[in-house]
């Protein structure tokens, strides 16, 4: 000096003035004082939680969905850190639906002879036979080495070895099985054995392991307004027992007014039994003559909580490689409701245009993305321009 590669932050500052939301304080009010008031993504709503809900509860199974190498973090998590492998890149680094395919189904276009218990299209090779006697041709058989096809042809290379081939045999890689050793561990590494038919796809069904209930702050509680106490439909069900008394009906029996039974009727309580989950088992809790469930009609469509002090921010120390965890300080940071957070002027800073050889001058915040709605933790996306750190490759001086 030039091309990269990672990784952090900013992303306009001060002020006057006019406004708008709003804690807290004054006032009979009207208002007025003193504070506060968007973001790294407030956004996508993709994951994870916190919280609320009798949406029955727990426990299991089921079925459903996720999630997939090891380790660690962490309230969780599909996130983050560190690692192993694999692939890219000369490196810095970057990337990864990265369990299982000798558990079983199933699939594998198109060419292609054959596509998964393989396969003789051409070709090679061996006998035989035939004549238009040769780089012919026919039958019968060897053969997976070469050609073709193809994403993939059933282990690669080299040698022997054979009519010709062929793990048929040897080396070596590759595969499978056991064992050291190093590592918590994914896995590396090096020895022994087996000449070894066993492709791909699991982001087709599976199997394994983990892990997951459902709705969502319009959750959800009280309060207050003010209508209705409603139709329609479908499901289940409408039993048995005691009691009670006056009345009512039947029947018996006889002391003729009294006692005994049954039926209904009313009440109450127990039970059966029904309902409340996809199923069960416990438990709860409603019903008990009704009970559940779809629709549909009429009212409300107001206040108050939830509602921001939090897995909280900052700073410093201490462990940890790192995410991170943790102790001492310090600080309080929007909170409302279909929603405020804006306008205009000055001063400055400024990438960036413009003008000179140049020192310098001009002009410039219309210089980005975007807008809080219960709340965190995280991804993923938008983003003008700027600073700062680390590293790597090349050139070129010393």
């Nucleotide at each position: 000096g030039u091309g990269g590669a990672g990784g952090g932050c900013c992303g306009g500052a001060c002020g006057g003035c006019c406004g708008c939301c709003u804690u807290g304080g004054g006032g009979a009010a009207a208002c007025c004082c003193c504070g506060g008031g968007a973001g790294g993504a407030a956004a996508g709503u993709c994951c994870g939680g916190a919280c609320u809900c009798g949406c029955c509860a727990a426990a299991g199974c089921a079925c459903c969905g996720g999630u997939g190498c090891c380790g660690g973090g962490u309230a969780a998590c599909g996130c983050c850190c560190g690692g192993g492998c694999a692939g890219g890149g000369c490196a810095a680094c970057c990337u990864g639906a990265c369990g299982g395919a000798a558990a079983g189904c199933g699939c594998c276009a198109c060419a292609g002879a054959a596509a998964a218990c393989a396969g003789a299209c051409c070709g090679c090779c061996u006998g035989u036979c035939g004549c238009c006697u040769g780089u012919c041709g026919g039958c019968a058989g060897g053969u997976a080495a070469g050609g073709g096809u193809g994403a993939a042809a059933c282990g690669g290379u080299g040698g022997g070895g054979u009519a010709a081939g062929a793990g048929c045999c040897c080396a070596c890689c590759g595969g499978g099985g056991g064992g050291a050793u190093g590592g918590c561990a994914a896995c590396a590494u090096c020895g022994c054995c087996c000449g070894c038919u066993u492709g791909g796809c699991a982001a087709g069904c599976c199997c394994c392991a983990c892990c997951g209930g459902g709705a969502g702050c319009a959750a959800u509680g009280c309060c207050g307004u003010g209508u209705a106490g409603g139709g329609a439909c479908c499901u289940c069900g409408c039993g048995u027992c005691c009691g009670a008394c006056u009345g009512a009906u039947c029947c018996c029996g006889c002391u003729u007014g009294c006692g005994g039974g049954a039926u209904a009727u009313c009440g109450g309580g127990a039970c059966a039994g029904g309902g409340c989950g996809g199923c069960u088992u416990u438990g709860g809790c409603c019903c008990g003559a009704g009970a559940g469930g779809u629709c549909c009609g009429g009212g409300u469509u107001g206040g108050c909580a939830g509602c921001u002090a939090g897995a909280g921010c900052c700073g410093c120390g201490c462990g940890g490689c790192a995410a991170c965890g943790u102790g001492c300080g310090g600080c309080c940071c929007a909170g409302a409701g279909g929603a405020a957070u804006g306008g205009u002027c000055g001063u400055c800073u400024g990438a960036g245009g413009g003008g000179g050889c140049a020192a310098c001058c001009c002009c410039g915040a219309c210089a980005a993305c975007a807008g809080a709605a219960u709340c965190c933790g995280g991804c993923u996306u938008a983003c003008a321009g700027g600073c700062c750190c680390u590293c790597c490759g090349c050139g070129c001086a010393u």